[in-house]
RNA sequence: AAUUCAUGUUGAGAGGCGCGAAGGAACUGGCCUGACGACCGCCCGGCAACCUACCCAAUAAGGUGCCAAAUCCAGCCCGCAAGGGAAACAUGAGGU
Numbered sequence: 001a002a003u004u005c006a007u008g009u010u011g012a013g014a015g016g017c018g019c020g021a022a023g024g025a026a027c028u029g030g031c032c033u034g035a036c037g038a039c040c041g042c043c044c045g046g047c048a049a050c051c052u053a054c055c056c057a058a059u060a061a062g063g064u065g066c067c068a069a070a071u072c073c074a075g076c077c078c079g080c081a082a083g084g085g086a087a088a089c090a091u092g093a094g095g096u
Stems, first nucleotide, its partner, number of pairs: 001096001003094006013044001015043004022033003027075004045067003050063003053059001071088001076085003
């Protein structure tokens, strides 16, 4: 890196320190967050239960992951609409 499977409308920070202007994956269009300091990094705290452990259950010890808004919304297909599906992306577990 090609690829397979599962999940993605639940949940969890008004914390501390640092940095300093963008950020919400990419493109387009919306919408939103941000000098009352976002994003990001570290610490602390928390959520969840994919893998391991244990295994009847359960727990949350270890490995990830996650902690604004449905994966922020729409885009392509079906549908009058509500909604459903696909694609892409993210995470985990396989796997060549």
This is a predicted structure of a 96-nucleotide RNA (SAM riboswitch aptamer (S box leader)) from a Deltaproteobacteria bacterium. Rfam family: SAM riboswitch aptamer (S box leader). Rfam links the family to the GO term regulation of gene expression. From the family's description: The SAM riboswitch is found upstream of a number of genes which code for proteins involved in methionine or cysteine biosynthesis in Gram-positive bacteria. The model forms 97% of the base pairs in the Rfam consensus.